About this RNA:
TPP riboswitch aptamer (THI element) from a Gammaproteobacteria bacterium, 102 nucleotides, folded computationally.
RNA sequence: CGACAGAAGCAGGGGUGUUCGCUUAGGCAAGCGGCGAGCUGAGAAAGUCCCUUGGUACCUGAUCCGGCUCAUACCGGCGUAGGGAGCUUCGCAAGGUGCUCG
Numbered sequence: 001c002g003a004c005a006g007a008a009g010c011a012g013g014g015g016u017g018u019u020c021g022c023u024u025a026g027g028c029a030a031g032c033g034g035c036g037a038g039c040u041g042a043g044a045a046a047g048u049c050c051c052u053u054g055g056u057a058c059c060u061g062a063u064c065c066g067g068c069u070c071a072u073a074c075c076g077g078c079g080u081a082g083g084g085a086g087c088u089u090c091g092c093a094a095g096g097u098g099c100u101c102g
Stems, first nucleotide, its partner, number of pairs: 001095001006090005011052004017039007058083003064077004
């Protein structure tokens, strides 16, 4: 001099699917919308929930391919793919460099 890990502050990025029931409704039904419940998950407008370049948070590919399932990115492939949002301070200390002494 000093990375990684850690902490704090400020800032930024992201997703919100699927099935059923009720409602929307007039005679019936569909669609859009609303409410409730089930499934997976960290998270399904929901919690600072997750992620911020040492980046699998998330997007594209994708109305993709294979397997389950009531159904669904539910599981896996694709994927060592292409993209994708950060700075400061404080500690820590691997390591590096200079001087002096032996």

NCBI's taxonomy places the organism under Bacteria, Pseudomonadati, Pseudomonadota, Gammaproteobacteria. The sequence was found by an Rfam model in a public genome assembly. Its Rfam family is "TPP riboswitch aptamer (THI element)". Rfam describes the family as follows. Vitamin B(1) in its active form thiamin pyrophosphate (TPP) is an essential coenzyme that is synthesised by coupling of pyrimidine and thiazole moieties in bacteria. The previously detected thiamin-regulatory element, thi box was extended, resulting in a new, highly conserved RNA secondary structure, the THI element, which is widely distributed in eubacteria and also occurs in some archaea. Analysis of operon structures identified a large number of new candidate thiamin-regulated genes, mostly transporters, in various prokaryotic organisms. Model confidence (mean pLDDT): 76 of 100.